[in-house]
Large-subunit ribosomal RNA, domain II from Halogranum rubrum, 725 nucleotides, folded computationally.
It was read from a public genome assembly.
Context: one part of a larger RNA
């Protein structure tokens, strides 16, 4: 890993609601007793429980045996209506508490009780598995830590302390030399033995649940070692690492409490039908949980209206926008003017006067803003009323009861906000979708486009497409692009562009424009000043006049200064548009990323690109069509059956409700089986499915079906358990 077998809402008690049944103002027995055909049953047994009266803290007091009105179903009739009217509703009245009173609270015109079954809740192991832990009683120091007792062990060398002897020196104390001596937690050391530094070597399903090899440390000592003994779990022992206490240690192991508790993870077993959520609000020692509400579902009651849409009418609103010579606040420049204030300047001996500038104020012109400004002001939203539409006696709207799930949500929007530079960001409101939604398209792609789906047949379209992959025109008419731009819903900015196309405006032009070529471009004069020089061209001043078709007191280059080369300006040649500005379309530059690139690919250039217009086709579970199934409702039946209606029924997670299939055993009924049961294998049929039935083989003794009951009742999952392979 696979297969087989096992594997999870159960039991008791209480509670509350429902269904069915018994009796009913009552109802039921419990323990127990007696009997018997003896766990079953029958009879007895109201002790007691619940109900029949409530109100009040209590003392205590103590209610309609029906008066009125409306009226559903039903019934009757003179039948678009009228009468009656169980239940029901509104009054009236009554009990009690509060109480000066008024008012208010609770209650009142009889329905309960017992049993079985089902749903729920609570207590228990309580759907199943799962901790780390906590506590108790014991077992451990044959491992290891430390201690005590009794033993054992340490090749060979080196060094050479004290002490002692002798010689010498010294007055002495003593010193010194040479010997002797043999100390030391001394030295070397693969002695024995003990340890374990580095190789981060080998091994790493190992030789080994800590090994092997080389290297290394200690090796007369706080040494190593044997045997015996002692210390025990919040305890020991520890030259201290939370180390060690039998491969177990930040509290050993064994058994017990124990099925500890878990708001946390995982799992929870057959089929179908109807409806179908929530990820929000409030509270919470609450935030991974609960409770209540909102929301879903089922049942019951009531009995006639309801209001998601559109339009109109009457009100409400101060947003978007706009505006501010309408307020509040902000905010640009200029001009004019009077009082006042301030600095400075001038005049004056001073008082004071004059002036410029600035502030403040007024007026005129000019330029702007505001979520917490408004003289204004939509769309839109909303309340009530009306009409239409839709729903409703096949029961809407409403009310009550049982059962839930959910309280981590997400995305989109050229919708409306807050925070943030921003985010597939965060936090609100609205709507839609995903969640819980399949199918077609978008290459692939929860929420984008089409579309809401019973099962099948045939057709038509939607979004999107029609060169090939790939179903369908290499369609038609026009234009643009040359960048492979593009063929992408998948970005490309500021800025630049005499790329090209289109549109508009101004000016020049056959009395000849624009460009080009040919020619002229002169004289007074080298203007004056300055200067070494200054001659059109360092600088300053002025910028005249003449001849002219025209030519600057010179626009640029150049020289030391001249010279020289152009320009402006004029003529000729040529012969039809030129030039400037603005707007738009498609392009171009701007343009950098890490393994090999790409529009899905191939590939595409009057297109298979882009824009405009048009025709035809393809294309889904959508729409149409025929048949069938289910569901709901109607008719019908004792009940099945049968017939009819559905444009306005058929998706669905959590969840609610309903109907079935299969398994075990029991009772009753009815059957099969050695002329072959169950089981197994293969094949055929039926059913929407769970499943069921038939045939053949195998097998060799039990097994179905119907009606009731019963439950250790259905397996793919739980790092599930056991076994096999």
């Nucleotide at each position: 890993a696979c297969c087989a077998g096992g594997g999870a809402g159960u039991g008791u008690g209480u509670u509350u609601g429902g269904u069915u049944g018994g009796c009913g103002a009552g109802u039921c027995u419990a323990a127990c007793a007696u009997g018997a055909g003896u766990a079953u049953c029958a009879u007895g047994g109201a002790a007691g429980g619940c109900g029949c009266a409530g109100g009040g803290a209590a003392a205590c007091c103590g209610a309609u045996a029906c008066g009125g009105c409306c009226g559903c179903a039903g019934c009757a009739c003179u039948a678009u209506g009228u009468g009656u009217g169980a239940g029901g509703g509104c009054c009236a009245c009554c009990g009690u508490g509060u109480u000066c009173a008024a008012g208010c609270g609770c209650g009142g015109g009889g329905a309960g009780u017992c049993a079985a079954c089902c749903g729920u809740a609570c207590a228990c192991g309580a759907c199943c598995c799962g901790a780390a832990a906590c506590c108790g009683a014991g077992u451990g120091a044959u491992c290891u830590a430390c201690a005590c007792g009794a033993g054992g062990g340490c090749a060979a060398g080196g060094u050479g302390a004290a002490g002692c002897g002798u010689a010498c020196c010294g007055a002495a104390a003593g010193g010194c030399a040479c010997g002797u001596g043999g100390a030391g937690g001394c030295c070397u050391g693969u002695u024995a033995g003990a340890g374990u530094u580095g190789g981060u070597g080998u091994c790493c399903u190992a030789c080994a649940a800590u090994a092997c090899c080389c290297u290394c440390u200690c090796g007369u000592g706080a040494c190593c070692u044997u045997c015996g003994u002692g210390u025990a779990g919040g305890g020991g022992u520890g030259a201290a690492a939370g180390g060690c206490c039998c491969a177990u240690c930040g509290a050993a192991c064994u058994c017990g409490g124990c099925a500890a508790c878990a708001g946390c993870u995982g799992g929870u077993u057959c089929c179908g039908a109807c409806c179908g959520a929530a990820a929000c609000a409030u509270g919470u020692c609450g935030a991974a949980g609960c409770a209540u509400g909102a929301c879903c579902u089922u049942c019951g009651c009531c009995g006639a209206g309801g209001u998601a849409g559109u339009u109109c009418g009457u009100g409400a609103g101060g947003u978007a926008g706009a505006g501010c010579g309408a307020c509040c606040g902000a905010u640009u420049g200029g001009g004019a003017g009077a009082c006042c204030c301030g600095c400075c300047u001038c005049c004056g001996a001073g008082a004071g006067g004059a002036g410029u500038c600035g502030g403040c104020c007024u007026c005129c012109c000019u330029g702007u803003c505001g979520a917490a400004c408004u003289c204004c002001g939509a769309a839109c939203u909303u309340a009530c009323g009306a009409a239409c539409g839709c729903c409703g006696c096949c029961g809407a709207c409403g009310c009550g009861a049982g059962g839930a799930a959910u309280c981590c949500g997400g995305u989109a929007c050229u919708c409306c906000g807050g925070g943030g530079u921003a985010a597939g960001c965060u936090u609100g409101g609205g709507u839609a979708c995903c969640g819980u939604g399949a199918a077609g398209g978008a290459g692939a792609c929860a929420a984008c486009c089409u579309a809401g789906a019973g099962u099948c047949u045939g057709g038509u379209u939607a979004a999107g497409g029609a060169c090939c992959c790939c179903a369908a025109a290499u369609g038609u008419g026009g234009a643009u692009u040359a960048a492979g731009u593009g063929c992408g819903a998948u970005u490309g900015a500021a800025g630049g562009u005499g790329g090209u196309c289109u549109c508009g405006a101004g000016c020049c032009c056959u009395a000849a424009a624009c460009a080009g070529c040919c020619g002229g471009g002169a004289g007074g004069u080298g203007a004056g000043c300055u200067u070494a020089g200054a001659a059109g061209c360092a600088g300053c001043u002025a910028c005249c006049c003449u001849c002219u078709a025209a030519g600057a007191a010179a626009a640029g280059c150049g020289u030391a200064a001249c010279a020289g080369c152009u320009u402006a300006c004029c003529g000729g040649c040529c012969g039809a548009g030129g030039u400037u500005c603005g707007a738009g379309g498609c392009g171009c530059c701007g343009a950098a990323a890490a393994u090999g690139a790409u529009c899905g690919g191939g590939g595409c250039u009057c297109a298979a690109a882009u824009c405009c217009a048009c025709u035809u086709c393809c294309g889904a579970g959508a729409c149409c069509u025929g048949a069938c199934c289910g569901u709901a409702c109607c008719c019908g039946u004792c009940a099945c059956a049968g017939g009819g209606u559905a444009a306005u029924c058929g998706a669905g997670u959590a969840g609610g409700u309903c109907g079935g299939c299969a398994u075990u055993c029991u009772g009753c009924g009815c059957g099969g089986g050695u002329g072959g049961a169950a089981g197994c294998a293969u094949g055929g049929g039926c059913g929407a499915g769970a499943g069921u039935u038939c045939a053949u083989g195998u097998g060799g003794a039990c097994c179905a079906c119907g009606c009731a009951g019963u439950a250790a009742c259905g397996a793919a999952a739980a790092u599930c358990c056991u076994g096999g392979u």
Its mean pLDDT, the model's own confidence on a scale to 100, is 84.